The prediction has a mean pLDDT of 81.
A computed fold for a 130-nucleotide RNA from Chlorobi bacterium Chlorobi_1, annotated as SAM riboswitch aptamer (S box leader).
[in-house]
RNA sequence: CCGUCAUCAAGAAAGGCCGAGGGAAUAGACCCGACGACGCCUUGACAACCGAUCCCGGAAGGGACACGGUGCCGCAUUCUACCUCCUGCCACGCCUUUCAGGCUGCUGACGGCAAGGGGAAAGAUGAGUG
Numbered sequence: 001c002c003g004u005c006a007u008c009a010a011g012a013a014a015g016g017c018c019g020a021g022g023g024a025a026u027a028g029a030c031c032c033g034a035c036g037a038c039g040c041c042u043u044g045a046c047a048a049c050c051g052a053u054c055c056c057g058g059a060a061g062g063g064a065c066a067c068g069g070u071g072c073c074g075c076a077u078u079c080u081a082c083c084u085c086c087u088g089c090c091a092c093g094c095c096u097u098u099c100a101g102g103c104u105g106c107u108g109a110c111g112g113c114a115a116g117g118g119g120a121a122a123g124a125u126g127a128g129u130g
Base pairs, nucleotide, nucleotide: 001130004127005126006125007124008123013043014042015041016040017039021032022031023030026081027080028079029078044073046071049069050068051067053064054063055062056061077122082119083118084117085116087114088113089112090111092108093103094102095101096100
């Protein structure tokens, strides 16, 4: 660096240094920041992916713990964008293989807007293959 799998709406602070932007990318929003953000260091917390130890089990696996390796300690991965479902409103016929057939016109098809649900993509973290 490329893949694979799992998780991502919970949780968790102080001090020191630095000195202007930061919240991944593009766009739009919305936040944080000289009352010093972001980043780095120290200590601590949170959590439990991997390892160690202990317990249950024939095993697979499960549980405990927090010793080691990571991670993490502003806002849901800050929110949205792509697909789909549903609700409400608006508007009006629409689709195709186009001789015509199908859907819809009280039960609203096709499309648009708004709110909500689900999924994907991308990203982050862990483990592991190459």